Source information: The part of an RNA shown here (small-subunit ribosomal RNA, 5' domain) has 530 nucleotides and comes from an Ignavibacteriales bacterium. The full RNA is in RNAcentral, with records from SILVA. Model confidence (mean pLDDT): 83 of 100.

[in-house]
Context: one part of a larger RNA
RNA sequence: GGACGAACGCUGGCGGCGUGCUUAACACAUGCAAGUCUACGAGAAAGAGGUAGCAAUAUCUUUAGUAAAGUGGCGCACGGGUGAGUAACACGUAAGCAAUCUACCUUUAGGUUCGGAAUAACUCAGAGAAAUCUGGGCUAAUACCGGAUGAUGCAGCGGCAUCGCAUGAUGAUGUUGUUAAAGAUCUUGUAUCGCCUAUAGAUGAACUUGCGUCUGAUUAGCUAGUUGGUAAGGUAAUGGCUUACCAAGGCAACGAUCAGUAGCUGGUCUGAGAGGAUGAUCAGCCACACUGGAACUGAGACACGGUCCAGACUCCUACGGGAGGCAGCAGUGAGGAAUAUUGGGCAAUGCCCGCAAGGGUGACCCAGCAACGCCGCGUGGAGGAUGAAGGUCGUAAGAUUGUAAACUCCUGUUAGAGGGGACGAACAGCUGUGAUUCGUAAGGAUCAUAGUUUGACUGUACCCUCAGAGAAAGCCCCGGCUAACUACGUGCCAGCAGCCGCGGUAAUACGUAGGGGGCAAGCGUUGUCC
Numbered sequence: 001g002g003a004c005g006a007a008c009g010c011u012g013g014c015g016g017c018g019u020g021c022u023u024a025a026c027a028c029a030u031g032c033a034a035g036u037c038u039a040c041g042a043g044a045a046a047g048a049g050g051u052a053g054c055a056a057u058a059u060c061u062u063u064a065g066u067a068a069a070g071u072g073g074c075g076c077a078c079g080g081g082u083g084a085g086u087a088a089c090a091c092g093u094a095a096g097c098a099a100u101c102u103a104c105c106u107u108u109a110g111g112u113u114c115g116g117a118a119u120a121a122c123u124c125a126g127a128g129a130a131a132u133c134u135g136g137g138c139u140a141a142u143a144c145c146g147g148a149u150g151a152u153g154c155a156g157c158g159g160c161a162u163c164g165c166a167u168g169a170u171g172a173u174g175u176u177g178u179u180a181a182a183g184a185u186c187u188u189g190u191a192u193c194g195c196c197u198a199u200a201g202a203u204g205a206a207c208u209u210g211c212g213u214c215u216g217a218u219u220a221g222c223u224a225g226u227u228g229g230u231a232a233g234g235u236a237a238u239g240g241c242u243u244a245c246c247a248a249g250g251c252a253a254c255g256a257u258c259a260g261u262a263g264c265u266g267g268u269c270u271g272a273g274a275g276g277a278u279g280a281u282c283a284g285c286c287a288c289a290c291u292g293g294a295a296c297u298g299a300g301a302c303a304c305g306g307u308c309c310a311g312a313c314u315c316c317u318a319c320g321g322g323a324g325g326c327a328g329c330a331g332u333g334a335g336g337a338a339u340a341u342u343g344g345g346c347a348a349u350g351c352c353c354g355c356a357a358g359g360g361u362g363a364c365c366c367a368g369c370a371a372c373g374c375c376g377c378g379u380g381g382a383g384g385a386u387g388a389a390g391g392u393c394g395u396a397a398g399a400u401u402g403u404a405a406a407c408u409c410c411u412g413u414u415a416g417a418g419g420g421g422a423c424g425a426a427c428a429g430c431u432g433u434g435a436u437u438c439g440u441a442a443g444g445a446u447c448a449u450a451g452u453u454u455g456a457c458u459g460u461a462c463c464c465u466c467a468g469a470g471a472a473a474g475c476c477c478c479g480g481c482u483a484a485c486u487a488c489g490u491g492c493c494a495g496c497a498g499c500c501g502c503g504g505u506a507a508u509a510c511g512u513a514g515g516g517g518g519c520a521a522g523c524g525u526u527g528u529c530c
Stems, first nucleotide, its partner, number of pairs: 001530004006526005013377006019370002021335001026333003030330003035074003047062006081288003090213007100205002105201002108198005113147004122137006153178006160171004183193003186189001214260003221251003226248008263285004267278004290311005313324004341367001343366003349363001350361004380410004390401004414471001416466005424457001428453011474519005479500003485514005495502002
């Protein structure tokens, strides 16, 4: 000098864009953060109206194939948070997989047949303070089960060709066995949405390997599933991954093991560079979800807002037993030098569900708070000497503050008042028309085009008008380094100080004043890095 997720002191006008618990991965009241689909199937009640009846009540229609709950499907493994752990194939980079899986999506080829038995909801009865649970009865499905059909898939046994990294791979091919399915909608079709089997892809994921990645030798030896083999099991898959048996290996001064510290990277800061430091925001990867362990479901988890077990803590209890997990968004307490609103909206972008309409989304888009940072603008401009008054100094002449003020003439940014007023929104939805394509047709799909609907922010940005210099400047420093000097007070006191050092009666170094210098909505101080 530069930088900062900063803090502290004094001060503080506006706007734009960013950023905002670095400490206790401490504990959490309350609300919200993951739902959706009736075009899978079953299906109310209250209410309203009608009929019968003196009435109680019964029954029908509507509400409505709707609400809530429930079966079933898809999603909940994404998105969002945090950095505790981890010195490791965790990350980065370069490869491998002849050792692998992949829901939804796309391509291609086929198929979608015949039956069956239940169960929730509901109803009846019961247990319990509650959480919840038990038994009887009824019912449906794209839920569940059985049969049929079926190859190019899979498995077994064969031979052939080509290739190879020579463990094998690929291609046709023979034979035997084995494995599927679900329907719905209305416009009734070569329709739309599905379902099943295989195929190739895309996407995502798993695994393996070379190299690189902090400190300590006042850590020198470490290792028995340990290192390798055979066999079996297990996995999507290789492998001591696991087990049995056999061998005795494997790693290490090119630093094993142990200990300490730490998420890694793109980047960021600094520097001429080489380097050094760092890893907030944004992006990629990893790990974690009260602590420890485990599996279930599923294409995918050993699962933040799922399950089970154990533990600590908190809460409810009728003492028998139960409930909970903010390192999601707000918010509270605690800790701390220190870090924001219990806000608005799904209008946009994306994601989930749905044929769609649409629903959901504290992702996200916005608004609020904070000079925390960067950038921009303003606090007026021109003229104005009798160099006014006042202040300060003074050799008492004057000098200086100082064109500064007053005064005159202007301007009108920002703030204020009044008026007008967007973009973000059409590539989306709906309606119509046309073209292409599929179809015998009706019609479907795609594209184009016309109209129309949809905005949280927001009456915001922006524009115009009005009035009026009116409402808007401070902070640090002035001995040298280092730009800027005098007076008074104090008297080694009070104090200053980054270093050298000032102060003991003439202090340009302390305190105040005048003057001056620097930066400016900031200025200084402290801390950390280069």